RNA sequence: GCCUCCAUCGUCUAGGGGACCAGGACGCAACCCUUUCAAGGUUAAAACGAGAGUUCGAAUCUCUCUGGAGGUG
Repeated sequence: GCCUCCAUCGUCUAGGGGACCAGGACGCAACCCUUUCAAGGUUAAAACGAGAGUUCGAAUCUCUCUGGAGGUG
């Protein structure tokens, strides 16, 4: 240089055109419980890498860029 793949809450991930406010687990915070802590329960906050295109509608499809992983001359 070329080819392939990946990028979603703090972390790990589901979702591959329309479904409520993008869901779940762990974590964090508040409250309940407890003499206290742990465990348990309830609640809340928290994410689609950037730009453009297609479409009535894009996290999802296409292109470019950025970052990462693998293969190869």

Transfer RNA from an uncultured Chloroflexota bacterium, 73 nucleotides, folded computationally. Rfam family: tRNA. By type it is a transfer RNA. It was read from a public genome assembly.